[in-house]
RNA sequence: GAGUUUGAUCCUGGCUCAGGAUGAACGCUAGCGGCAGGCUUAAUACAUGCAAGUCGUGGGGCAGCAGUCCCGCAGCAAUGCGGGAGCUGGCGACCGGAAAACGGGUGCGGAACACGUACACAACCUUCCUUUAAGUGGGGAAUAGCCCGGGGAAACCCGGAUUAAUACCCCGUAAUAUAAUGGAGUGGCAUCACUUUAUUAUUAUAGCUCCGGCGCUUUAAGAUGGGUGUGCGACUGAUUAGGCAGUUGGCGGGGUAACGGCCCACCAAACCUACGAUCAGUAACUGGUGUGAGAGCACGACCAGUCACACGGGCACUGAGACACGGGCCCGACUCCUACGGGAGGCAGCAGUAAGGAAUAUUGGUCAAUGGACGCAAGUCUGAACCAGCCAUGCCGCGUGGAGGAUGAAGGUCCUCUGGAUUGUAAACUUCUUUUAUCUGGGAAGAAACCCACGAAUUCUUUUGUGGUUGACGGUACCAGAUGAAUAAGCACCGGCUAACUCCGUGCCAGCAGCCGCGGUAAUACGGAGGGUGCAAGCGUUAUCCGGAUUCACUGGGUUUAAAGGGUGCGUAGGUGGGUUGGUAAGUCAGUGGUGAAAUCUCCAGGCUUAACUUGGAAACUGCCAUUGAUACUAUUAAUCUUGAAUACCGUGGAGGUCAGCGGAAUAUGUCAUGUAGCGGUGAAAUGCUUAGAUAUGACAUAGAACACCAAUUGCGAAGGCAGCUGGCUACACGAAUAUUGACACUGAUGCACGAAAGCGUGGGGAGCAAACAGGAUUAGAUACCCUGGUAGUCCACGCCGUAAACGAUGAAUGCCAGCCGUUAGUGGGUUUACUCACUAGUGGCGCAGCUAACGCUUUAAGCAUUCCGCCUGGGGAGUACGGUCGCAAGAUUAAAACUCAAAGGAAUUGACGGGGGCCCGCACAAGCGGUGGAGCAUGUGGUUUAAUUCGACGCAACGCGCAGAACCUUACCAGCCCUUGACAUCCCGGUCGCGGGCUCCGGAGACGGAGUUCUUCAGUUCGGCUGGACCGGAGACAGGUGCUGCAUGGCUGUCGUCAGCUCGUGUCGUGAGAUGUUGGGUUAAGUCCCGCAACGAGCGCAACCCCCGUCCUUAGUUGCUACCAUUUAGUUGAGCACUCUAAGGAGACUGCCGGUGAUAAGCCGCGAGGAAGGUGGGGAUGACGUCAAGUCCUCAUGGCCCUUACGGGCUGGGCUACACACGUGCUACAAUGGCGGUGACAAUGGGACGCGAAGGCGCAAGCCCUAGCAAAUCUCAAAAAGCCGUCUCAGUUCGGAUUGGGCUCUGCAACUCGAGCCCAUGAAGUUGGAAUCGCUAGUAAUCGUGGAUCAGCACGCCACGGUGAAUACGUUCCCGGGCCUUGUACACACCGCCCGUCACACCAUGGGAGUUGGCUUUACCUGAAGACGGUGCGCUAACCGCAAGGAAGCAGCCGGCCACGGUAGGGUCAGCGACUGGGGUGAAGUCGUAACAAGGUAGCCGUAGGGGAACCUGCGGCUG
Repeated sequence: GAGUUUGAUCCUGGCUCAGGAUGAACGCUAGCGGCAGGCUUAAUACAUGCAAGUCGUGGGGCAGCAGUCCCGCAGCAAUGCGGGAGCUGGCGACCGGAAAACGGGUGCGGAACACGUACACAACCUUCCUUUAAGUGGGGAAUAGCCCGGGGAAACCCGGAUUAAUACCCCGUAAUAUAAUGGAGUGGCAUCACUUUAUUAUUAUAGCUCCGGCGCUUUAAGAUGGGUGUGCGACUGAUUAGGCAGUUGGCGGGGUAACGGCCCACCAAACCUACGAUCAGUAACUGGUGUGAGAGCACGACCAGUCACACGGGCACUGAGACACGGGCCCGACUCCUACGGGAGGCAGCAGUAAGGAAUAUUGGUCAAUGGACGCAAGUCUGAACCAGCCAUGCCGCGUGGAGGAUGAAGGUCCUCUGGAUUGUAAACUUCUUUUAUCUGGGAAGAAACCCACGAAUUCUUUUGUGGUUGACGGUACCAGAUGAAUAAGCACCGGCUAACUCCGUGCCAGCAGCCGCGGUAAUACGGAGGGUGCAAGCGUUAUCCGGAUUCACUGGGUUUAAAGGGUGCGUAGGUGGGUUGGUAAGUCAGUGGUGAAAUCUCCAGGCUUAACUUGGAAACUGCCAUUGAUACUAUUAAUCUUGAAUACCGUGGAGGUCAGCGGAAUAUGUCAUGUAGCGGUGAAAUGCUUAGAUAUGACAUAGAACACCAAUUGCGAAGGCAGCUGGCUACACGAAUAUUGACACUGAUGCACGAAAGCGUGGGGAGCAAACAGGAUUAGAUACCCUGGUAGUCCACGCCGUAAACGAUGAAUGCCAGCCGUUAGUGGGUUUACUCACUAGUGGCGCAGCUAACGCUUUAAGCAUUCCGCCUGGGGAGUACGGUCGCAAGAUUAAAACUCAAAGGAAUUGACGGGGGCCCGCACAAGCGGUGGAGCAUGUGGUUUAAUUCGACGCAACGCGCAGAACCUUACCAGCCCUUGACAUCCCGGUCGCGGGCUCCGGAGACGGAGUUCUUCAGUUCGGCUGGACCGGAGACAGGUGCUGCAUGGCUGUCGUCAGCUCGUGUCGUGAGAUGUUGGGUUAAGUCCCGCAACGAGCGCAACCCCCGUCCUUAGUUGCUACCAUUUAGUUGAGCACUCUAAGGAGACUGCCGGUGAUAAGCCGCGAGGAAGGUGGGGAUGACGUCAAGUCCUCAUGGCCCUUACGGGCUGGGCUACACACGUGCUACAAUGGCGGUGACAAUGGGACGCGAAGGCGCAAGCCCUAGCAAAUCUCAAAAAGCCGUCUCAGUUCGGAUUGGGCUCUGCAACUCGAGCCCAUGAAGUUGGAAUCGCUAGUAAUCGUGGAUCAGCACGCCACGGUGAAUACGUUCCCGGGCCUUGUACACACCGCCCGUCACACCAUGGGAGUUGGCUUUACCUGAAGACGGUGCGCUAACCGCAAGGAAGCAGCCGGCCACGGUAGGGUCAGCGACUGGGGUGAAGUCGUAACAAGGUAGCCGUAGGGGAACCUGCGGCUG
């Protein structure tokens, strides 16, 4: 920097990514070289070999080797064999010396002076080395080896004899050594140290030699290496708060190289600790390494310094140095050998093996170089080291070719597919080069020495020259030549972050995934492919660290509402602190000196062809110490000041606290009285009380609790909190003016005190109220809300508890920064009493700057600063578990982890929603009229049935819908029979010239197949079977599909809704989403119009423009009309066009006029005028942005998928018409507003040639016969019906017509399944319809008939037409739907939303748990190896003393305390397992409810208590979120 919470926004906040790094590992891949690196795990166990040997110039010697000599045997001899001589070179083992304490490995332990750094040692040692001074005399006794003997399986051991030394002992000499005692002086912070001097005492040695030398002893000094002490620095945990008995100190000893409780005896009782002791966990430390802008954070491989360790533990010996990796002793575990009696061993050296593990190499070469040990030296040894081997483990370098080359080849991939795009100058091809690999040849540097030889210089010591000799790596690096593009490219990724896109396959499957998330049939996200991107001998993944993360914030964060201010005060430690002056110089600042190892890092140079790498120099190492100075600030000290703070005097204020007393109203109860039937309670009721007299009313009495009015955004208090009145005691605040003290101040961890309500304990009290409880209601249930009762409790005293939404969700203190308006207390001024101005202290409202994510805060800050304290660091788990503390208990407080999620959250925005509010509209309700729901039938649907009952449509907005008409056809369905380039289109080949129609016959159910007959005899022409056209046959491309997907689509349609809305540009406001405009006041049918306004304009909608009807006019009169004239049966005809009508064009209506009202506007009102019509006159057409993944792939079109002798095509028959049932829509009725009969009055729209069909005739009728007229204002369908008159008289009827029997008519190829109609007969249900529900506001409802489309026939449906022709609307409370504004929201798939808890199931981690297992640690006691120390030492013993006895000295042995391992008993602590059990988390579709979000349907929440399947409910107090 990015992604991720949302519909969108800003913020908070976590998670994730891009970068760098690694001792890495894994996957795929792999040409070369250089430089580096390579058991991070089991400090697990180790086979085998090697890693520490050396010196013969210390010694005795001579086993082995070589030489020499001697002897013997064989032989002529050469020679061979055997024996001898340490004589020589040398040398196994042994004595002795020095080395082995270095080098090499590992990181167990250790939180410590172990490490780092800086000091100190007046408290120390130091082999080898250098320098200095001195010495190196005399003597002695042993012992190993060898030899002999013995024991043992072995390891090894024992005895005897003999022997040497640079081994050992004694004597002498000796100091500037050591010790003691004096004298003199100097220095130091102190104990004291140093210098000098005198006396006394003690103490030493080793020889070898090639004669050059090498050694030995003592002394002083240096160097080196160590030892010790101290300051400072560097991990986590307080759910570890007290620890400690040699503990702290002293005196005196012991011990050590040396100080010291290091050890011991005695004395004292100290010492460490909140600036974190002790305990627990973890860890080698550092230079440095990685990262980072830095500050930091993480790490401590390789290299270098230090420490620790060497199978686990203990111990000492030797030595200059060890408590010793390749030494010793003991205990333990383990392994091995064994003759069972005993023994041996220690790879955390180099290789290597096993094991563990994701994982880490050769049982290599050489001492050539560097370094080390020994040696006079040659030299020997050296798994240190230098090299090589293995490994892409890392870093660096090189290569896999360069140039040209378009037909843009082939192939692949993709597409809009005669073709194009891409792979791609890529390839082919031409030409060039040869690094690398291969072959041939040459061929290093690293080597200088030691030493030897020969010189030179030099008094000595010594220095120097020349020559010779020495290479593991290695015939390596490197150089030259030859051949030939020849030998050499992969890996990851391509949805966003993040550079890079297409096809196919798959179909919530398989799979991917770092986060967000992809996959349910068109996946740039899975798998493959083509292409592309990135890096490249590597590339990815995983793990870990830093970064990004300002996400622990020193640099550099926060705390009203996001996580976070302690409930409040007092106050300890601590932190911070007013003015002035002087001193000091701790902090601070500056200079200088020392140190800060080397390497590393940085810079500059140099060397490998370059680089990595490496060499040199510089700088740096930000640190520590010392020293000199400065003095502003802080500190400290001395003094002083008054403004901070406090005190005194005066005044004022208040529900401040506490104790005691008093008061009235109300309530309840009791007594008496009046009085009679109810009272009470609710949404409505009931439980309850009451004729045993309630309720009501009056009087009196008793009791307890609370204090109306005043009363207020009032007052007081630190907070909790405090309210009748009076008094006592007591605390506080403020004001004014003086005086006093003189910084006495602020904050405040731990601590102490106070702390609502509920609750607990003891004792009182108990009127009202009231958890629990009981009853009544409500309800599906009702453990609730409502009602009637009612106990704890509420009250008092004393003692606990210690928590609340203890809130201003805002810690305390101080200073500063515009104002305005209230109010409480006090004071001062003006003025006098009304008022006003000012100041101080409180308490409110608004508001500028500023701040804030926004909301908002704003002198009472959430502003600007300072000081101190508390607290926060994603959500859940969880304020939970365990542990501790407190509590009588309830519980409080302190306070995690595993696991799980990618969010959780704040503020604001737009919507949607609300059993929120306001305004308004609609046949929405109301007021009416008529229906549906009941019956029968029709029709559609569901269901069922079926071979099939084709398919679609499903709340409104599917259900007389697609279907404006299923007997066949339609038809898509089923059964059967047939066809396969097909019923239909285009192309190709071959054939025919007609094709086609009519008729007859045969097979067949038909499709189809076959035969015959008849009618007709294509067009153009270059006359070619040339072309077109048609038909037949054939092959394949293809046709075909009412098969799937309406959730891939177009088009069309429904619906909200003919509702009044939906938007845009510019401007303005806001960080932004957005807002404004479009809101407001009026008004309208209307976002219609007017006014106002940070808006001004505009668009789609509204309205208007269009059509029909209503009035009039003009034009025109046939088929229309007929007033006048004539005529007829008849507008029939003449005549006419006035009227009606027809169909073209106009006029007319606009709130225009008047009055009222309104704001003077828009508009509204008026049985106002005028007018045919009056306020959009009535009706139609017209449907904004959008919503419903609404409907339709079966109208049509269309992507994709599927079928292709079938899911295509043809045909016959069947089905779509089924029928226990349910629903929708209708028709007909139930009758008298009617039925029947009669009469023959009045319409309009339409239709008509495959048609309408008059008149006439026949039939009861449907209909039939016959024809006139009419392509229609002429003819016809065509009769209109309700109407009117008569009759019937309330009944299952003269209502109703279903059903059924019989007989017919018509249409049609055909009425069986399955048509309509007629006649005769039959005569079912039904007597006005439950809950519920529909339509309609005027020419409307209701009622009556008529026509049309479809159609051969079939309508109760649909679409039209006219006739007759009402009732009602108070009104907007309610139901439904809609519009606008506003409010709340945890909703945004938007309330059909969201969401809580129990229960059931599965999985996961975790707490408790009788116990059990193990680790660590600790107390007491027992045991007590090896060992050193102390004592003893009667046993033993070479040196010395002694004539001897013996002594000195030593050794074994014994004793003592200490002590490792081990044991017994008991604590503490940490883990593992654990029947059972508790809650928690997670899990597409389980159960019960509905607690929360809207007034969430009882406002919610906090604390507490009780209750309940559960969410929860109720009481008390509190909060507003």
A computed fold for a 1521-nucleotide RNA from an uncultured organism, annotated as small-subunit ribosomal RNA. Its mean pLDDT, the model's own confidence on a scale to 100, is 85. Its Rfam family is "Bacterial small subunit ribosomal RNA". The sequence is in RNAcentral, with records from ENA.